Predicted 3D model of RNase P RNA and transfer RNA as a complex of 427 nucleotides. Model confidence (mean pLDDT): 78 of 100. It holds a member of the Rfam family "Bacterial RNase P class A". Rfam describes the family as follows. Ribonuclease P (RNase P) is a ubiquitous endoribonuclease, found in archaea, bacteria and eukarya as well as chloroplasts and mitochondria.
[in-house]
RNA sequence: CAGGAAAGCCGAACGACCGCGUUGGGAAACCGAUGAGGAAAGUCCGGGCACCACAGAGCAGGGUAACGGAUAACAUCCGCCGAGGGUAACCUCAGGACAAGUGCAACAGAGAUAUACCGCCUGUCUUCCUGACAGGUAAGGGUGGAAAGGCGGGGUAAGAGCCCACCGAACUCCCGGGUAACCGGGAGCUCCUGUAAACUCUAUCCGGUGCAACACCCGAAUUGCCGGCACCCUUCGGGGUGCAAUGCUUGCUCGGCAUGGCAGAGGUCGGUGGCAUGAACCUUCCGGCAACGGAGGGGCUUAGAUAGAUGGUCGUUUAAGACAGAACCCGGCUUACAGACUUUCCUGCUUU
RNA sequence: GGUGUCAUAGCCAAGUGGUAAGGCAAGGGACUGCAACUCCCUGACUCCCCAGUUCAAAUCUGGGUGACACCUCCA
Numbered sequence: 001c002a003g004g005a006a007a008g009c010c011g012a013a014c015g016a017c018c019g020c021g022u023u024g025g026g027a028a029a030c031c032g033a034u035g036a037g038g039a040a041a042g043u044c045c046g047g048g049c050a051c052c053a054c055a056g057a058g059c060a061g062g063g064u065a066a067c068g069g070a071u072a073a074c075a076u077c078c079g080c081c082g083a084g085g086g087u088a089a090c091c092u093c094a095g096g097a098c099a100a101g102u103g104c105a106a107c108a109g110a111g112a113u114a115u116a117c118c119g120c121c122u123g124u125c126u127u128c129c130u131g132a133c134a135g136g137u138a139a140g141g142g143u144g145g146a147a148a149g150g151c152g153g154g155g156u157a158a159g160a161g162c163c164c165a166c167c168g169a170a171c172u173c174c175c176g177g178g179u180a181a182c183c184g185g186g187a188g189c190u191c192c193u194g195u196a197a198a199c200u201c202u203a204u205c206c207g208g209u210g211c212a213a214c215a216c217c218c219g220a221a222u223u224g225c226c227g228g229c230a231c232c233c234u235u236c237g238g239g240g241u242g243c244a245a246u247g248c249u250u251g252c253u254c255g256g257c258a259u260g261g262c263a264g265a266g267g268u269c270g271g272u273g274g275c276a277u278g279a280a281c282c283u284u285c286c287g288g289c290a291a292c293g294g295a296g297g298g299g300c301u302u303a304g305a306u307a308g309a310u311g312g313u314c315g316u317u318u319a320a321g322a323c324a325g326a327a328c329c330c331g332g333c334u335u336a337c338a339g340a341c342u343u344u345c346c347u348g349c350u351u352u
Numbered sequence: 353g354g355u356g357u358c359a360u361a362g363c364c365a366a367g368u369g370g371u372a373a374g375g376c377a378a379g380g381g382a383c384u385g386c387a388a389c390u391c392c393c394u395g396a397c398u399c400c401c402c403a404g405u406u407c408a409a410a411u412c413u414g415g416g417u418g419a420c421a422c423c424u425c426c427a
Stems, first nucleotide, its partner, number of pairs: 001348008010339001012317007020035006037323001041334002044332005049210004056254004061206005067079004081095001082093004096201002101199002103195003117141002119137007149167002152164003168191002171188007214273004223263004228243006245259005266426002281298007353423007362376003370407001378394005400416005
């Protein structure tokens, strides 16, 4: 210098004028303070919070998936192992089990988990171009995504892990290292198609509903239809108890809680809380490889609507131009994103 | 704001691992003097889009896009 790899950060700034939400002061006019994001998005995971029973029992269902750790928790993060890719920096992996059982494998092909179509070999008969029948054979051909571990030698009528050496793979045992996954070495035994983002099995986790949850405040009055069974009381209007029923809790069975149901009409076209201090941020030290944890200090720790504010114009910066707009709150993931910047590393070439 | 469902030809739709049924509409032909009716034939290069799993994906898994439905105060 060129080409790459990884991580991080910003994503307009300043001034003037006009305007909007919240809020402080003021009798008012008005004067101040403050006002979107890294994803506020998708709502895909996890948690807080609220109600239902304190979160309950069983079944069903669902999630996760090498190993160790971090965490409130997770499908996240860190470290490490294995497999694959890359010259490398480094990246990717839904990464348990098909060697427990079941299912599926279209078309093609003789045969799809077991096979004899061609070929090869043997026997019998026939016959001399050879053909027919019976059997053996998975080496060779052909089909397919996949055809009975690979290759060489021995062996055989021809062949075949049938036998042997080497290589590869699964399992068991032993030795060494590691917390572990696993790695290295040795011995034995076997050679077994793929698919679990098919059923299933193994291990482990999960109660349901979501702030339109939920709590409180405000206030006038009201119609129709339906309302099971048993017992008791009755002034015959009705009332009470139990079961049933309905609703919520769970999809089902229990258990628990609550209650007349449906329709119409009415009121506010309602208010307040939940709701902005949070597993928060910055910084120093300590522990840890790291994720992270602990202790101390610091800060004017400042959106909070409910038809929903955060905008517009002008000027300067060479030019303002990406994706996009909070709605209970946090930790992640995923997706979208013009442009700008920083750090570290790898490879190649050149120069010293 | 929250929850759930769906997307297959112009329309309605079946198919839930093995190469996409059926009906209406449309086009062509036959029948007819001309039509209608009836009969025959014709169509999915992308099953909303992008990735992945698999030999193979409309179907299974993940992400995205779009549409629809339900849930809101008082007694």